[in-house]
RNA sequence: GACAAGGGCAAACCGAUCGCAAGGUCGGCAACGCAAAGCCAAGGGCCGACGGGGUAACAGCCGGCGGCAGCCUGGCUACCGAA
Repeated sequence: GACAAGGGCAAACCGAUCGCAAGGUCGGCAACGCAAAGCCAAGGGCCGACGGGGUAACAGCCGGCGGCAGCCUGGCUACCGAA
């Protein structure tokens, strides 16, 4: 970061499965899109809420906990080589 080349990933949906859940994994189908939509939970943000606290009883309200890398920042790695 090109009306280049060779390619790559895979949204949604369906099925199975793990999880309280957010969500993850696998398969299919199909491509919403992505120049890092490759990897990393370090910072911010968003999402969840079992059990603990709290309350007359509740409330994600509190402390912890979990998730999202296709929310952003950041770190590491990588194909090509026009302007």

About this RNA
c-di-GMP-I riboswitch aptamer from a soil metagenome, 83 nucleotides, folded computationally.